[in-house]
Record summary:
Predicted 3D model of a 462-nucleotide part of an RNA (small-subunit ribosomal RNA, 3' major domain) from a metagenome. The RNAcentral record of the full RNA draws on SILVA. Its mean pLDDT, the model's own confidence on a scale to 100, is 82.
Context: one part of a larger RNA
RNA sequence: UGACGGGUUCCCGCACAAGCAGCGGAGCGUGUGGUUUAAUUCGAUACUACGCGAAGAACCUUACCUGGGCUUGACAUGUUGGUUGUAGGGAUCCAAAAGGUGACCGACCCUUCGGGGAGCCAUCACAGGUGCUGCAUGGCUGUCGUCAGCUCGUGUCGUGAGAUGUCCGGUUAAGUCCGGUAACGAGCGCAACCCUUGCCGUAUGUUAUACGUGUCAUACGGGACUGCCGGUAUAAAGCCGGGGGAAGGCGGGGAUGACGUCAAGUCAGCAUGGCCUUUAUGUCCAGGGCUACACACACGCUACAAUGGUCGGUACAAUAGGUUGUAAAACCGCGAGGUGGAGCCAAUCCUCAAAGCCGAUCUCAGUUCGGAUUGCAGGCUGCAACUCGCCUGCAUGAAGCCGGAGUUGCUAGUAAACGCGCGUCAGCACAGUGCGUUGAAUACGUUCCCGGGAAUUGUACA
Numbered sequence: 001u002g003a004c005g006g007g008u009u010c011c012c013g014c015a016c017a018a019g020c021a022g023c024g025g026a027g028c029g030u031g032u033g034g035u036u037u038a039a040u041u042c043g044a045u046a047c048u049a050c051g052c053g054a055a056g057a058a059c060c061u062u063a064c065c066u067g068g069g070c071u072u073g074a075c076a077u078g079u080u081g082g083u084u085g086u087a088g089g090g091a092u093c094c095a096a097a098a099g100g101u102g103a104c105c106g107a108c109c110c111u112u113c114g115g116g117g118a119g120c121c122a123u124c125a126c127a128g129g130u131g132c133u134g135c136a137u138g139g140c141u142g143u144c145g146u147c148a149g150c151u152c153g154u155g156u157c158g159u160g161a162g163a164u165g166u167c168c169g170g171u172u173a174a175g176u177c178c179g180g181u182a183a184c185g186a187g188c189g190c191a192a193c194c195c196u197u198g199c200c201g202u203a204u205g206u207u208a209u210a211c212g213u214g215u216c217a218u219a220c221g222g223g224a225c226u227g228c229c230g231g232u233a234u235a236a237a238g239c240c241g242g243g244g245g246a247a248g249g250c251g252g253g254g255a256u257g258a259c260g261u262c263a264a265g266u267c268a269g270c271a272u273g274g275c276c277u278u279u280a281u282g283u284c285c286a287g288g289g290c291u292a293c294a295c296a297c298a299c300g301c302u303a304c305a306a307u308g309g310u311c312g313g314u315a316c317a318a319u320a321g322g323u324u325g326u327a328a329a330a331c332c333g334c335g336a337g338g339u340g341g342a343g344c345c346a347a348u349c350c351u352c353a354a355a356g357c358c359g360a361u362c363u364c365a366g367u368u369c370g371g372a373u374u375g376c377a378g379g380c381u382g383c384a385a386c387u388c389g390c391c392u393g394c395a396u397g398a399a400g401c402c403g404g405a406g407u408u409g410c411u412a413g414u415a416a417a418c419g420c421g422c423g424u425c426a427g428c429a430c431a432g433u434g435c436g437u438u439g440a441a442u443a444c445g446u447u448c449c450c451g452g453g454a455a456u457u458g459u460a461c462a
Base pairs, nucleotide, nucleotide: 001462002461003459004458005457007456008455009454010453011452012451013450015446016445019410020409021408022407023406026302027301028300029299030298031297032296033295034293035292042053043052064288065287066286067285068284069283070282073126077125078124080122081121082120083119084118088105089104093100094099108117109116110115128277129276131275132274133273137271138270139266140265141264142262144260149188150187151186152185153184154183155164156163157162167180168179169178170177194254195253196252197251199222200221201220202219203218204217205216225248228242229241230240231239232238304403308362309361310360311359312358313357314356320351321350322349325344326343330339331338332337369400374395375394376393377392378391379390380389416438417437418436419435420434421433422432
């Protein structure tokens, strides 16, 4: 000087407390461990792995296993030599396919007519590797943490390591600002600049529209700065209250992540050193596997009901997507769906809610709760749903009566509840990510738990 302390003091954070809703018990979904397997491909493992890479494993993907092929190779460039009905299509046979066989069909391009290119065959250099090493690396990412810190120049002090500045008193979300001060300044961070949203104005107005530009859409401006008043403190910054205002003291949300830490993660996204492999650890196929199942954990969904279930009627969104697309009306079907194809290359057309409200019924039961599981019959996608998809109808109706120790999220248009869209995608969403609708409770406070910051103190640590 740091690091550490079940030392001290101060400060902050949904850290506790005050509340609301959960998880932990049940069934199911997904991931992981374990076990099993020919294979159950690989990686991620306290916080910072476990609905993670994967924005979607039937084939493909696919890296794994079994079996069958190929060896200048599925892909690239070049050397040397040879060759020319070349590219391409393709009956037949080898169980299937790849691969081989290849009857038959069938444009090579340029040309100075010598040849060159392209193809094929052989040859050698090489290709190839999701093989190993993230403890050889780049790049990117997580975490402490959007925490308020991390440093430098000159000066001064100290024999020196170093200190000072960065400390003290206030203050702030903030090393934010003010005053003091052997320090004076500066840099990376903080803040601001950026995007979005809330109010107003102006302009424009297609396809929006109540025909008025009121809503709306697009663009450009204005607006908030402790600017004004009072109190408090005075040395100042500030803090408290008020006026005005759509908004008040960072207005709300996002993006933005300092020096560094964990030899953190990733050689399987990509790139890359070294090592290994080269008739195989490369490559092409068919089938299987990644979907197994005594079990354990993690994250979710659905419930256990009357603030409810069922039936009938009825109302209101916003994101967003659409030509290999989205699809209305009408008709058929109990339904999934089918027929159909108007319109839309989109402010034009299409897709558009559910909780809610009104009425009826059920009357506290393992029930008209709950829906797992199973049987049968169907629909859709796709070459193909057996392993292994989703959906519908009928029947079946399991566990479950609010969950031990413990533990998670959240301070306002938030939690909770409700549905809708999108990406991936032929099909497959209880996940992810957006969107709106309904819309709370509580915060006395900082004693304690956890994490972090500052000062100080001790040290058998460096």